A computed fold for a 73-nucleotide RNA from a Gemmatimonadaceae bacterium, annotated as transfer RNA. The same sequence occurs in records of 2 taxa. The sequence is in RNAcentral, with records from ENA and MGnify. Rfam family: tRNA. Rfam's curators write: Transfer RNA (tRNA) molecules are approximately 80 nucleotides in length.

This record gives sequence, C1' cells and structure tokens, in this order.
RNA sequence: UGGGGUGUAGGUCAAUUGGCAGACCACCCGACUGUUACUCGGGAAGUUGCAGGUUCGAAUCCUGCCGCCCCAG
Repeated sequence: UGGGGUGUAGGUCAAUUGGCAGACCACCCGACUGUUACUCGGGAAGUUGCAGGUUCGAAUCCUGCCGCCCCAG
C1' cells in the first nucleotide's frame, strides 16, 4: 500500500431479506437468610466507532474516514 473481516450497555454477544435496540455476566435497590452466599423480584446503563447519503423508516443498504484482526506485497 492492496484485499477480506470486524466495531451495538462496564464486559461477552444477539437483533430472523430495512419496521418498538435486547439477552447473559457485572453494578444498584428490595424480598429471603442469624450474617454472607444462593435463589427470587425490580432498576439503571446505548449518539449502534465517526461524518455524510438513500429511504416514510437504517444497527442493517451506499460513500468517506478511524480503531482492531487476518491475508498479500
């Protein structure tokens, strides 16, 4: 430098051909327990890497850029 993959909650990952952004772990509150833990209930937490474009509607499609991984030189 070229090609491919990838980027979503603090972490690991979903989101079924474009139609309400979710799960688990962690965290906070409560129930339970002599206490902790386990278990159960509830809650907070997202500019979906950044900037544009297409569309009634974009995490999803298109363009540019950035980070990481792989291959080639």
Source information
Model confidence (mean pLDDT): 80 of 100.